RNA sequence: CCAGAUGGCCGGAUGGCCGCCUUCGACCUUUUGGAUCGGGGGAGGAAAGUCCGGGCUCCACGGAAACACGGUGCCGGCUAACGGCCGGCGGGGGCGACCCUAGGGAAAGUGCCACAGAGAGCAAACCGCCACCGGCCUCGUGCCGGCGGUAAGGGUGAAAGGGUGCGGUAAGAGCGCACCGCGCGCCUGGCAACAGGGGCGGCACGGUAAACCCCACCGGGAGCAAGACCGAAUAGGGGCGGCACGGCCCGCCAUCUCUCAGGAGAUGGUUUGGGGCCAAGCGCGUUUCCGCGCCGCCGCCCGGGUUGGUUGCGUGAGGCGCCGGGCAACCGGCGUCCCAGAUGAAUGGCCAUCCAUCAGGGUAACCUGAGGACAAAACCCGGCUUACAGGCCAUCUGGCGUU
Numbered sequence: 001c002c003a004g005a006u007g008g009c010c011g012g013a014u015g016g017c018c019g020c021c022u023u024c025g026a027c028c029u030u031u032u033g034g035a036u037c038g039g040g041g042g043a044g045g046a047a048a049g050u051c052c053g054g055g056c057u058c059c060a061c062g063g064a065a066a067c068a069c070g071g072u073g074c075c076g077g078c079u080a081a082c083g084g085c086c087g088g089c090g091g092g093g094g095c096g097a098c099c100c101u102a103g104g105g106a107a108a109g110u111g112c113c114a115c116a117g118a119g120a121g122c123a124a125a126c127c128g129c130c131a132c133c134g135g136c137c138u139c140g141u142g143c144c145g146g147c148g149g150u151a152a153g154g155g156u157g158a159a160a161g162g163g164u165g166c167g168g169u170a171a172g173a174g175c176g177c178a179c180c181g182c183g184c185g186c187c188u189g190g191c192a193a194c195a196g197g198g199g200c201g202g203c204a205c206g207g208u209a210a211a212c213c214c215c216a217c218c219g220g221g222a223g224c225a226a227g228a229c230c231g232a233a234u235a236g237g238g239g240c241g242g243c244a245c246g247g248c249c250c251g252c253c254a255u256c257u258c259u260c261a262g263g264a265g266a267u268g269g270u271u272u273g274g275g276g277c278c279a280a281g282c283g284c285g286u287u288u289c290c291g292c293g294c295c296g297c298c299g300c301c302c303g304g305g306u307u308g309g310u311u312g313c314g315u316g317a318g319g320c321g322c323c324g325g326g327c328a329a330c331c332g333g334c335g336u337c338c339c340a341g342a343u344g345a346a347u348g349g350c351c352a353u354c355c356a357u358c359a360g361g362g363u364a365a366c367c368u369g370a371g372g373a374c375a376a377a378a379c380c381c382g383g384c385u386u387a388c389a390g391g392c393c394a395u396c397u398g399g400c401g402u403u
Stems, first nucleotide, its partner, number of pairs: 001399010012354007020042007028034002044374001048385002051383005056223004069219005074088005089103001090101004104214002109212002111208003126154002128150003132146005137140001162180006181203001182201003186197004227311004237302007246278005251270008281294004318337008355372001357370005
């Protein structure tokens, strides 16, 4: 210098003018509250997706266990908790720094393994190879047929019942041996996952559990539109009092009769009175008819709800700095700071100078023009995931060059 890897940070700066939200003080007014002046604070690394985990609130629940359902899944640690993070282990990739990993159990059981292929699960003979028997003539290391052996070779497939080599055999085959793999004990190291060593066994046990399932562990439900409080007008509900009041039906109450009983019948009462209907009244500009709608009136009191308002609502698993422990995640101590709280929802606009970037011109210095990525709180916090113009820092790897 080039190419890369990992981790962290920033993500426009300064000043002026005009506004918006919130808070404090002074002053005026004063019931809340309002006006003026001055001071303080006012989006993010993701505020996003709402995917996990918690705090908080309400509901449910006597305790424990089991079943069902859902989730998690190598080991150790961190944490309030987690499916998160840190450190390791195993497997895979890269020359390397480093990266990826849903990574318990397949000899408890069930299912599935498409297409292709002879054969896909108590393996299989399509081609090929080989022995034997028979036939043929071109008499050969021949061809054809039959009966057997064979998983070494070919072919199919994601996968064909260990791999490589030597021996062995008619050809072959863990048939025998060595190494590797696999299985079962043992020893050593490690908290553990696991690693290393040595022994035994010719191999018995295909894959799939982000298929059912088994094992271990975890889990009540809903969410700030949670929840709490204050409560207007109007309409409707209840109670009391006063005034007014036509009829009918049902209902209700009392008495009597009948009936074994259930019940039935008769008479009277209930008079704004429990429900309904009609008439009357009122309204639809006026009159008639028709139609539709309303229907006791007034006063006082009580309680529920709607609009609205207050609260929940920001001192918190809080930020920053230093010291200490730990490889780290993280933990402890001390000091210091208070740092958005809107609710149809504030956090904005303009100007000037500069910085990054882009485009054009120029050998260059420079000139001209453009111009700020993703996106924006809504109860709060810890994570994950996703989006993001551009820039900075640290450590490390590979290559080239120079000394």
Model confidence (mean pLDDT): 75 of 100.
Predicted 3D model of a 403-nucleotide RNA (Bacterial RNase P class A) from Azospirillum argentinense.
Taxonomically the source falls in Azospirillum (Bacteria, Pseudomonadota, Rhodospirillales, Azospirillaceae).
It matches the Rfam family "Bacterial RNase P class A". Gene Ontology terms of the family: dimeric ribonuclease P complex, ribonuclease P activity and tRNA processing.
The gene name in the source record is rnpB.
Of the family's consensus pairs, 96% are formed in the model.